[in-house]
RNA sequence: UCGGGCGACCGGGCGGCCGCGGCGAAAUUUUUCGCUGAGGAAAGUCCGGGCUCCAUGGAAGCAAGGUGCCGGGUAACGCCCGGCCGGGGCGGUGACGCCCUGAGGGAAAGCGCCACAGAAAACAAACCGCCCUCUCCGGAGGGUAAGGGUGAAAAGGUGCGGUAAGAGCGCACCGCCGACCCAGCAAUGGGGCGGGCACGGCAAGCCCCACCUGGAGCAAGACCGAAUAGGGACCGAGUGCUGCGCGGUAUCGCGUGGCAGGCGCGCUUACACGCUGAUCGGUCCGGGUUGGUUGCUUGAGGCUGCACGCAAGUGCAGUCCCAGAUGGAUGGUCGCCAUUUCGCCUAUAGCGGAAUACAGAACCCGGCUUAUAUGGUCGCCCGGCGCC
Numbered sequence: 001u002c003g004g005g006c007g008a009c010c011g012g013g014c015g016g017c018c019g020c021g022g023c024g025a026a027a028u029u030u031u032u033c034g035c036u037g038a039g040g041a042a043a044g045u046c047c048g049g050g051c052u053c054c055a056u057g058g059a060a061g062c063a064a065g066g067u068g069c070c071g072g073g074u075a076a077c078g079c080c081c082g083g084c085c086g087g088g089g090c091g092g093u094g095a096c097g098c099c100c101u102g103a104g105g106g107a108a109a110g111c112g113c114c115a116c117a118g119a120a121a122a123c124a125a126a127c128c129g130c131c132c133u134c135u136c137c138g139g140a141g142g143g144u145a146a147g148g149g150u151g152a153a154a155a156g157g158u159g160c161g162g163u164a165a166g167a168g169c170g171c172a173c174c175g176c177c178g179a180c181c182c183a184g185c186a187a188u189g190g191g192g193c194g195g196g197c198a199c200g201g202c203a204a205g206c207c208c209c210a211c212c213u214g215g216a217g218c219a220a221g222a223c224c225g226a227a228u229a230g231g232g233a234c235c236g237a238g239u240g241c242u243g244c245g246c247g248g249u250a251u252c253g254c255g256u257g258g259c260a261g262g263c264g265c266g267c268u269u270a271c272a273c274g275c276u277g278a279u280c281g282g283u284c285c286g287g288g289u290u291g292g293u294u295g296c297u298u299g300a301g302g303c304u305g306c307a308c309g310c311a312a313g314u315g316c317a318g319u320c321c322c323a324g325a326u327g328g329a330u331g332g333u334c335g336c337c338a339u340u341u342c343g344c345c346u347a348u349a350g351c352g353g354a355a356u357a358c359a360g361a362a363c364c365c366g367g368c369u370u371a372u373a374u375g376g377u378c379g380c381c382c383g384g385c386g387c388c
Stems, first nucleotide, its partner, number of pairs: 001384010012337007020037007039358001043369002046367005051217004056272002059269004064213005069083005084104001085102007105208002110206002112202003127148002129144006156174006176195003180191004221294004231285007240259008261276004301320008338356007
């Protein structure tokens, strides 16, 4: 300097005039002054929480849902950091380095699927071919799974020996399985030894294993004010025994206690507590409330410094207050500058034109995902070329 990657930051500045929202102060007739006012994603609503209310309380089990290599971080997470393994790309003679990516636990617990093609798709195999024997020369019988075909995938791979031809049939190396040793917190890696030379794939099929999880959500909730009709009709399910008192012709009725039963969690079980015609299910006809205050912004907060840590982060100290709207503010205009680009000019300088992204808080916070200029800046890695 060029190319290929990765990561991070900025994402216009200054001034005048005018206009908005919030807070504060003064003033007193609605005026003046001060401070402050939309993001890196405010977006998607995909995760995790804070907070609020509800479920009668606590417990166990089931159902339902979520996560899934190891270690660390965090309030927590499906997130972040570091590492391991698998797959892929670039470079290198190689060891290896850098980058991308994984829905990364279990296929000898069980069930299920692998269309078509193919001989055969898993307790799975003989179409072509190869070898042997016979032959009436058409073919028949036997052996084989190394070669070919089909397919996403076909009884581990390469090589040598052996065989009638072949085959882990035997051997070497790799692969796989088992036990042991070493390193590491671990995932895992390395090293001998022994072994049968075999246990295809799919779990983003059901499932098994480990861990986690109440429900709803600021339109949550609280208060004030106002108004109406403390609405009406109907259907179904839904308690017995007993003491006392009263009434009664009998059946029984009412009141008040007790026992049993029933109701109160998505389901079940036991306990405690409360209620008991409690409660549950359904159909139809109607009325009022659309107002105000609050929740509402001081936070798992920002910035700076130091220390620890590979890092994500953690601790300590100092400093700052940085939107709280509610048809919903945070703007309009002018000038100058900045950046990019084009033209004039030999060129610098200068002059002129054009452009300056994605996009607007609505309870708050931590993430992920998506968008982002004729954009800009910085750092790291890999490689080419040149110079010292």

A computed fold for a 388-nucleotide RNA from a Parvularculaceae bacterium, annotated as Bacterial RNase P class A. It matches the Rfam family "Bacterial RNase P class A". The family's RNA type in Rfam is ribozyme. The coordinates come from a structure-prediction model, not an experiment, and the mean pLDDT is 76.